[in-house]
Context: one part of a larger RNA
RNA sequence: CCGACGUUAGGGAAUUCGGCAAGUUAGUCCCGUACCUUCGGAAUAAGGGAUGCCUGCUCCUGACAGGAGCAGGUCGCAGUGACUCGGACGCUCCGACUGUCUAGUAACAACAUAGGUGACCGCAAAUCCGCAAGGACUCGUACGGUCACUGAAUCCUGCCCAGUGCGGGUAUCUGAACACCUAGUACAAUAGGACGAAGGACCCGUCAACGGCGGGGGUAACUAUGACCCUCUUAAGGUAGCGUAGUACCUUGCCGCUUCAGUAGCGGCUUGCAUGAAUGGAUUAACGAGAGCGUCACUGUCCCAACGUUGGGCCCGGUGAACUGUACGUUCCAGUGCGGAGUCUGGAGACCCCCAAGGGGAAGCGAAGACCCUAUGGAGCUUUACUGCAGGCUGUUGCUGGGACAUGGUCGCUACUGUGCAGGGUAGGUAGGAGACAUUACACAGGUAUCCGCGCUAGCGGACCACCGAGUCAGACAUGAAACACUACCCGGUAGUGACUGUGACCCUCACUCCUGGCGGAGGACACCAAUAGCCGGGCAGUUUGACUGGGGCGGUACGCGCUCGAAAGAAUAUCGAGCGCGCCCUAAGGCCAUCUCAGCCGUGACAGAGACGCGGCGAAGAGCGCAAGAGCAAAAGAUGGCUUGACAGUGUCACUACCAACACGGUGACGCUGACGCGAAAGCGUGGUCUAGCGAACGGAUGCGCCUGCUUGAUGCGGGCCGAUCUACGACAGAAAAGCUACCCUAGGGAUAACAGAGUCGUCACCGGCAAGAGCACAUAUCGACCCGGUGGCUUGCUACCUCGAUGUCGGUUCCCUCCAUCCUGCCCGUGCAGCAGCGGGCAAGGGUGAGGUUGUUCGCCUAUUAAAGGAGGUCGUGAGCUGGGUUUAGACCGUCGUGAGACAGGUCGGCUGCUAUCUAUUGGGGGUGUAAAGGUAUCUGACAGGAACGAUCGUAUAGUACGAGAGGAACUCCGAUUGGUGGCCACUGGUGUACCGAUUGUCCGAGAGGGCACGUGCCGGGCAGCCACGCCACACGGGGUAAGAGCUGAAUGCAUCUAAGCUCGAAACCCACCUGGAAAAGAGAUACCGCAGAGAUCACUCGUAGAAGACGAGAUAGAUAGACUCGGGGUGUACGCGUCGAGGCAACGAGACGUUGAGCCCGCGAGCACUAAUCGACCGAAG
Repeated sequence: CCGACGUUAGGGAAUUCGGCAAGUUAGUCCCGUACCUUCGGAAUAAGGGAUGCCUGCUCCUGACAGGAGCAGGUCGCAGUGACUCGGACGCUCCGACUGUCUAGUAACAACAUAGGUGACCGCAAAUCCGCAAGGACUCGUACGGUCACUGAAUCCUGCCCAGUGCGGGUAUCUGAACACCUAGUACAAUAGGACGAAGGACCCGUCAACGGCGGGGGUAACUAUGACCCUCUUAAGGUAGCGUAGUACCUUGCCGCUUCAGUAGCGGCUUGCAUGAAUGGAUUAACGAGAGCGUCACUGUCCCAACGUUGGGCCCGGUGAACUGUACGUUCCAGUGCGGAGUCUGGAGACCCCCAAGGGGAAGCGAAGACCCUAUGGAGCUUUACUGCAGGCUGUUGCUGGGACAUGGUCGCUACUGUGCAGGGUAGGUAGGAGACAUUACACAGGUAUCCGCGCUAGCGGACCACCGAGUCAGACAUGAAACACUACCCGGUAGUGACUGUGACCCUCACUCCUGGCGGAGGACACCAAUAGCCGGGCAGUUUGACUGGGGCGGUACGCGCUCGAAAGAAUAUCGAGCGCGCCCUAAGGCCAUCUCAGCCGUGACAGAGACGCGGCGAAGAGCGCAAGAGCAAAAGAUGGCUUGACAGUGUCACUACCAACACGGUGACGCUGACGCGAAAGCGUGGUCUAGCGAACGGAUGCGCCUGCUUGAUGCGGGCCGAUCUACGACAGAAAAGCUACCCUAGGGAUAACAGAGUCGUCACCGGCAAGAGCACAUAUCGACCCGGUGGCUUGCUACCUCGAUGUCGGUUCCCUCCAUCCUGCCCGUGCAGCAGCGGGCAAGGGUGAGGUUGUUCGCCUAUUAAAGGAGGUCGUGAGCUGGGUUUAGACCGUCGUGAGACAGGUCGGCUGCUAUCUAUUGGGGGUGUAAAGGUAUCUGACAGGAACGAUCGUAUAGUACGAGAGGAACUCCGAUUGGUGGCCACUGGUGUACCGAUUGUCCGAGAGGGCACGUGCCGGGCAGCCACGCCACACGGGGUAAGAGCUGAAUGCAUCUAAGCUCGAAACCCACCUGGAAAAGAGAUACCGCAGAGAUCACUCGUAGAAGACGAGAUAGAUAGACUCGGGGUGUACGCGUCGAGGCAACGAGACGUUGAGCCCGCGAGCACUAAUCGACCGAAG
């Protein structure tokens, strides 16, 4: 010194984030118990009283076990005497409760729970596991099971179905494959069509599904507010409740209560950034190692620390690790340096070594930083990222058979049917065509009547044979696009029928499935299973999720091009530099030729004006040239007019774009050649726009000229391939196919790059100054001081990215030390709008002081009561190998908000680990050695140098109710006294401790008793010497010297004046002395006295303590009181054992206890006396000559 304990006077939470820790309380019996309440609780509520021992007795009982009592006696500070053994109460939040959880930082408000609700499911079920076989639920069956949300009870649970889901429906639309139809020369590939499942569109339902639940304006007879009105708008516009909340940014909201003081707490209000109803809302008794606040009790948490015990440390003996280790002969200050040095530079300091201590530094050790960034790194998770895969739904086919009904399709057959206008009139098309049909009959053209079918209401066809009947129709004519009789073929439509085939609903049994021991039964061509096709498909998987960047993200595009400046007179040249543009446009705004000259101004001319149009003049460009800017351009590149398509097709070479220095695409220019053109009389000009922007590689797709090619050949159709063409886009523009979260995270790296600190800078910040507009009744400068300007500092905040990412521990508090001054107080001065008192402003001055509380994690701030004053700043925002851990900043959880989600939030909230044995250096102490002498010691000094605050401050009496003042008020110099803070010392007093000691007492054990052990390493309780201490006591001045600001003397420069220039006098808590302490290792290493080599002196060993961690220091050593013993004195406790007497009682035995012997007994680290015992025997060092 540390750990663990014991006790503390007075105060009593003032400590602190917070009563953390500690303490209080405690058993049993009796009395007595509030709010609230789900009537069970709350409740051991709270708050009181009692409690031992002895003697005798009563009751319960089978009992001499045990229990409940009564009376008397008696002791102590204390009777659950030790041990055991709730502190209590009030208010709020959350969760109903008991329970569960992060083995190893989170026990909670999280999870669970009973209760509530929804969804699915009739058993070969739903759900789940498995590739399957098969299995769980279940040998259960809807009062059952599965899934999901909420979370007891009580009161309740509003509106919204537009979105996304889920369920249902579906006329119509969309919708794959097989099969079908058509095309495909015949076949096929292939293409198209039709049909058409699930799904989707569409419609409906559903929110205790995911979720959501507005804005503006006006209005009442004070004002305010707005029951009321208007308007925009939505799917609906937040209802009941609750509300500054665990949700409220502003915010420490406002009011009240509590407190001296309340960022806390409680109750209200409520304009709710961003409350709100089973993502449950509100309330709630009981419960809680949950969160916040208060009161009482209690205390070493604190004021303010002290003492003691014990285990370590320390010392001795034994044994004996680890971390760490570039080197070293391992100081300080300032500077420098990759901007934080023991090692460099300069100065200062500094003899060598050891021990202990606390930890300032070694940007200490520990761990290739977890924050941040980077990586064409990783992983986990999410989703309406991309691409897939399970799985599910559905169609078709196979396994797969029979029957009938209804209804389609295709083909064939039969019977019919076909009206634009005009035209007798119902003209399907084409071709042939001048005749066709008809009489006897069970026959019939035609007509009439009836019936049937069709129909455009004109009529047509058929039936009926009932009646009439011998001709009727066509041609010709007319009309018309087309002309009719009759024949052939064909088309559209209608009806019937046959074959094939589809669909719908149904029946059967034989595959197949299930039940059953069997007989048989149930289902049944379905299902299962397989193949194929469409849809759904984070259930699962693989991946992606750009770059630049004064860190990253957000923002932006400086990511492809053009112009100007920057750019420093060749070229080139950067920044998230400054100023602007492009991703087109134009059949003329292209080509050529001809003719003109613009903008502006002046003069003049009807309306006509500043400005319309005409004329004249001046006018190198101040206009115009499609679009940015620059360049260029005047008989033009501009303007106007005429004619035109060279903005043409094909094919070459070279150059620039692109310094160095290669390069794709694109762009541009020059020179052509071939062909066809335009304009011009011609020379010529024209391969777009006066020049510089107006753009895109492969693969793939579409279009296209041409070429090659398709199974022996030719032809045709249709394909395949090639291709100097065109279009389609990659704008991250030399061009991947591509969304997020990570605080559960990981790896490689980076101080190439952020957060802290340092460094640089100083806009910001702080402070100062110049000038002086103005305020100050007049008056800039007693005081205040605008605008503007100049500095200083390096405390704020920024900027930079220089050091550190193989780690320099991050806010605040605490502890402790040093420094600065721009001074808060104290000291000395000046001015005042200074009478005094009290102030205001300024100068010098850093010696000392600068405190205690409430709220908050706070720094800060606000507040309270004091005070002389309650100053500012720095030291890695001093200080975590010193502490704390409240905040921030891991993992859990809640709320609000954002997000579909995973998740996120300089938003709030509850919980959440602080390693290290000290090597060096530095520091504080304690020792050893050497030198200072070639001469060794013992004492006593000097004092260079160093340290100190050893003192600082206040109050009071007197001065004095004086000076001053009209009064009210109201000083000072100086003397004295006291207080307070600090420093040093001490223990007579007071007080604490006091595990030396004495006594009382409980339980238990030994013991007849006496006397003891243990119950903390005193069981507890009452006292307490010495010692050590504070809460106790004592001491801690004057004065001198030199100065600062300032006040002056004399006195020039400047014949005056002037405190200054020479000179001189004063003048402060500051400076130097004085005072205290260290200090011959002060290398200039000192001095004096004495002793000594004829041996001085020192050490070990011995007895010790006033000294002490070890060393050291001091006392003693027989000529001696050093220690012990003994005696006495002085103290502590409180009256010993034994014996005697008494003692409530009891028949006695016995009996707690009392009195006497006895101020006893026991004890003492104190003092004195006294050699009784022990300080013995000895060893060793030690000086020239």
The prediction has a mean pLDDT of 82. The part of an RNA shown here (large-subunit ribosomal RNA, half B) has 1185 nucleotides and comes from Halomicrobium katesii DSM 19301. It was read from a public genome assembly. Rfam family: Archaeal large subunit ribosomal RNA.